[in-house]
Context: one part of a larger RNA
RNA sequence: CUGGGCGUAAACAACGCGUAGGUGGUUCAGCACGUUGAAUGUGAAAUCCCCGGCCUCGACCUGGGAACAGUCAUCCGAAACUACUGAGCUAGGAUAAGACUGUGGGAGAGGGAAUCUCCUGUGUAGCGGUGAAAUGCGUAUAUAUAGAGAGGAACACCGGCGUCGAUGGCGACCACCUGGACCGAUACCGACACUGAGGUGCAAAAGCGUGAGCAGCAAACAGGAUUAGAUCCCCUAGUAGUCACACGCCGUAAACGAUGUCGACUAGCCGUUGGGAUCCUUGAGAUCUUAGUAGCACAGCUAACGCGAUAUGUCGCGCGCGUGGAGAGUGCGGGCACAAGGUUAACUCUC
Numbered sequence: 001c002u003g004g005g006c007g008u009a010a011a012c013a014a015c016g017c018g019u020a021g022g023u024g025g026u027u028c029a030g031c032a033c034g035u036u037g038a039a040u041g042u043g044a045a046a047u048c049c050c051c052g053g054c055c056u057c058g059a060c061c062u063g064g065g066a067a068c069a070g071u072c073a074u075c076c077g078a079a080a081c082u083a084c085u086g087a088g089c090u091a092g093g094a095u096a097a098g099a100c101u102g103u104g105g106g107a108g109a110g111g112g113a114a115u116c117u118c119c120u121g122u123g124u125a126g127c128g129g130u131g132a133a134a135u136g137c138g139u140a141u142a143u144a145u146a147g148a149g150a151g152g153a154a155c156a157c158c159g160g161c162g163u164c165g166a167u168g169g170c171g172a173c174c175a176c177c178u179g180g181a182c183c184g185a186u187a188c189c190g191a192c193a194c195u196g197a198g199g200u201g202c203a204a205a206a207g208c209g210u211g212a213g214c215a216g217c218a219a220a221c222a223g224g225a226u227u228a229g230a231u232c233c234c235c236u237a238g239u240a241g242u243c244a245c246a247c248g249c250c251g252u253a254a255a256c257g258a259u260g261u262c263g264a265c266u267a268g269c270c271g272u273u274g275g276g277a278u279c280c281u282u283g284a285g286a287u288c289u290u291a292g293u294a295g296c297a298c299a300g301c302u303a304a305c306g307c308g309a310u311a312u313g314u315c316g317c318g319c320g321c322g323u324g325g326a327g328a329g330u331g332c333g334g335g336c337a338c339a340a341g342g343u344u345a346a347c348u349c350u351c
Stems, first nucleotide, its partner, number of pairs: 005321002007305002015201003021195003025089006034081001035078003039074003049065005092192001093189001095187002098183001101180001104178003108174001111155001117149001119147004126137002164169001207249005216242002222236003262316004268296002271293009280283001300307002324351002333344002336341001
């Protein structure tokens, strides 16, 4: 390289945007780059093949012919397909207006329940915790109960494999700013598209820097238990941290549907969310349709499990990745980071 692969065997980048590149709807006309036909030239000799010759034969050697890349060059043609040029079209795509939808994002104000804590009243000897206990708290009046205050964090019920978002993720209420999807006999542009090496942005938790904050929870640490021991599980305390805190950094996760993106095609049944249409018996209605999201199932696929219009089926374009196990996601080097580390990524040896 070819072939064959990537749900679970090795293998889809965490996810977007997008440069180069690759690929690209439909009609007509032109052109002639690719494509294709002819002619001429070229295609050394030897080798291979055919007919001969010569060493007794053969190999070898030797004469003639054919052939030799469907080559290359020049030139004359063809015009279906691709490219290119010109003119169109509307199915892809974009925009606008309308209707509609949701925990999409940002920043702001006020809110109620609960925990903890402080103060005051009532009240008295226990409380707390466990399998059982103890450490701990309490006559300096705890626990319990009532009232008032402070502060931080999270928003019960509704709540639903229901919604939204590219992924991460997003859930009290109100108004403000803002992105998107969907719907349809709407208008308009007219291929403006798809993918995307590099690049660039975003990205849970933990962690890092400076500064705030600290109610609850809680790595570490300490004590009490358990135990043969207990550097655990259980209990009492408790510091970092948690606060998408403010401004920066880090750039990774079983970042999972372990299933990359876009488009087309291929029986059905059933639930649910948003929109639209039709029908009447006007309803907690029926039917159809469209965009999602679940459960079954035919064909087909699969090693099996299973997948099955949200494909792992049948196809197309472009991208990423894998090539036995261990060594190793490690070393060296490069570039990144404050560090922690992350990224790219081997060998000797051995089975």

The part of an RNA shown here (small-subunit ribosomal RNA, central domain) has 351 nucleotides and comes from Pseudomonas sp. BCL-63.
The prediction has a mean pLDDT of 85.
RNAcentral holds the full RNA, with entries from ENA and SILVA.